[in-house]
Context: one part of a larger RNA
RNA sequence: GAUGAACGCUAGCGGCAGGCUUAAUACAUGCAAGUCGAGGGGCAGCGCAGUGUAGCAAUACAUGGGCGGCGACCGGCAAACGGGUGAGGAAUACAUACGCAACUUUCCUUUAAGCGGGGAAUAGCCCAGGGAAACUUGGAUUAAUACCCCAUAGUAUGGUGAGGAGGCAUCUUCUUAUCAUUAAAGAUUUAUCACUUAAGGAUGGGCGUAUGGCUGAUUAGGUAGUUGGCGGGGUAACGGCCCACCAAGCCUACGAUCAGUAGCUGAUGUGAGAGCAUGAUCAGCCACACGGGCACUGAGACACGGGCCCGACUCCUACGGGAGGCAGCAGUAAGGAAUAUUGGUCAAUGGACGCAAGUCUGAACCAGCCAUGCCGCGUGGAGGAUGAAGGUCCUCUGGAUUGUAAACUUCUUUUAUCUGAGACGAAACUCCUGUUUUCUAACGGGUCUGACGGUACCAGAUGAAUAAGCACCGGCUAACUCCGUGCCAGCAGCCGCGGUAAUACGGAGGGUGCAAGCGUUAUCC
Numbered sequence: 001g002a003u004g005a006a007c008g009c010u011a012g013c014g015g016c017a018g019g020c021u022u023a024a025u026a027c028a029u030g031c032a033a034g035u036c037g038a039g040g041g042g043c044a045g046c047g048c049a050g051u052g053u054a055g056c057a058a059u060a061c062a063u064g065g066g067c068g069g070c071g072a073c074c075g076g077c078a079a080a081c082g083g084g085u086g087a088g089g090a091a092u093a094c095a096u097a098c099g100c101a102a103c104u105u106u107c108c109u110u111u112a113a114g115c116g117g118g119g120a121a122u123a124g125c126c127c128a129g130g131g132a133a134a135c136u137u138g139g140a141u142u143a144a145u146a147c148c149c150c151a152u153a154g155u156a157u158g159g160u161g162a163g164g165a166g167g168c169a170u171c172u173u174c175u176u177a178u179c180a181u182u183a184a185a186g187a188u189u190u191a192u193c194a195c196u197u198a199a200g201g202a203u204g205g206g207c208g209u210a211u212g213g214c215u216g217a218u219u220a221g222g223u224a225g226u227u228g229g230c231g232g233g234g235u236a237a238c239g240g241c242c243c244a245c246c247a248a249g250c251c252u253a254c255g256a257u258c259a260g261u262a263g264c265u266g267a268u269g270u271g272a273g274a275g276c277a278u279g280a281u282c283a284g285c286c287a288c289a290c291g292g293g294c295a296c297u298g299a300g301a302c303a304c305g306g307g308c309c310c311g312a313c314u315c316c317u318a319c320g321g322g323a324g325g326c327a328g329c330a331g332u333a334a335g336g337a338a339u340a341u342u343g344g345u346c347a348a349u350g351g352a353c354g355c356a357a358g359u360c361u362g363a364a365c366c367a368g369c370c371a372u373g374c375c376g377c378g379u380g381g382a383g384g385a386u387g388a389a390g391g392u393c394c395u396c397u398g399g400a401u402u403g404u405a406a407a408c409u410u411c412u413u414u415u416a417u418c419u420g421a422g423a424c425g426a427a428a429c430u431c432c433u434g435u436u437u438u439c440u441a442a443c444g445g446g447u448c449u450g451a452c453g454g455u456a457c458c459a460g461a462u463g464a465a466u467a468a469g470c471a472c473c474g475g476c477u478a479a480c481u482c483c484g485u486g487c488c489a490g491c492a493g494c495c496g497c498g499g500u501a502a503u504a505c506g507g508a509g510g511g512u513g514c515a516a517g518c519g520u521u522a523u524c525c
Base pairs, nucleotide, nucleotide: 001524002523003522005521006520007519008518009517012377013376014375015374016373017372018370019369020335025333026332027331029330030329031328034077035076036075039074040073042070043069046068047067048066050063051062052061053060054059084288085287086286094212095211096210097209098208099207100206103205104204108201109200110199111198112197113196114195116150117149118148119147126139127138128137129136130135156181157180158179159178160177161176162175163174164173165172166171186193187192188191214260215259216258221251222250223249226248227247228246229245231243232242233241263285264284265283266282267278268277269276270275290311291310292309293308294307313324314323315322316321341367343366344365345364349363350361351360352359353358380411381410382409383408390402391401392400393399394398417461418460419459420458425452431446432445433444434443435442436441469514470513471512472511473510474495475494476493480509481508482507483506484505490497491496
């Protein structure tokens, strides 16, 4: 000098940051991933038109997919992002550089082309059952952008022929011809959005090579799919990734193997630097999601709020059987020196879905708590000597000091209090409208939208009114006297103080240093 700090005393305000470092311990409760009716059959609930009955009427009751809309269901997309944590991992991680020899990429974008015909089901609804529940069985019936078949087919995939190039050869690659195989879905407000194939782009991912950064030799040998080859399997793809056979290799004192510790980096702290230490917050990458294993779906996962199995734990049960996973946001218990609200809003930014309106969003933006830190402001300014009283000290009728300090006079009002006015963040989307344009679209005008918040900021009113502590004073080290105590009580970072004149203990007066903080403890340089 620093800290994600804690503790003691103290405390006026604001801005900006930060806030379980310990038990990757266990979790009550609520919320954190949905959306599309412009894909579909439909209609449980809500509303409306219509219809019927009663009534003179108002109205009441019934009916009512015909509309608005929509629970559940089929279907699409999203749920692999965003958010959390740092257990594991010393290298399949990270950082930097280079590469793909052998790869993929939903959505977006560019270009080229296509979008024809048919079929069989199934959920839902209905009927009938089983179960305490979770849930589940059978029958009948129905739709689609769900599923299947046919057609169409190239710069796709596979085969064959010819030619060129490379290579000793197996073969590789290019051009060309030909054969075979593989596609689609419609919707509505009718000009838009979708759908299929191919080739690029962009973005994201996968893989490889090299180099770099911890400790221990009181760990010296380690390795058997181990190291390489040939052939196959598998993968989006290369590869002992896996398998059969063959060879006996491969790593290692430039530290293998083993053991311990650890998420890595940009950076952060300190230091003149070289370094040393650290890796909270923010950003990039990695890993994990009660412990372990596995695959399914999908463009993408071996998937935190998906599935299956084993295990531990907790809960429900009618004892037959079931349910669960906060290292998401709040919150609870425990642990601990120690770390916050079961808050508001989708207004902005961003994300998912949707033609859109919009819906969802504990991401995010805000507010609440905490002097935890940094920064800023204030606790008044000017005058004022009888140098008041009181305190303390001394050589004690007196003087010194506290001290211009107070009183007193006058001024100001930051802040606090009250009153009034009151934002920026908002511009888009949408809707209305104008111009240009074949259309899409572009530009202009208007309209609409604020959680924070009646907050910030501003103006006015009153009145010094509302606001100072903490540590130290022997030397290091800025700051001294008196009283008490008497090797006691005590102090102490080191040297050391204290046994009767203690500037070192305790108190007081005075002083010094910092200041809404000041000290102590812990840790790093």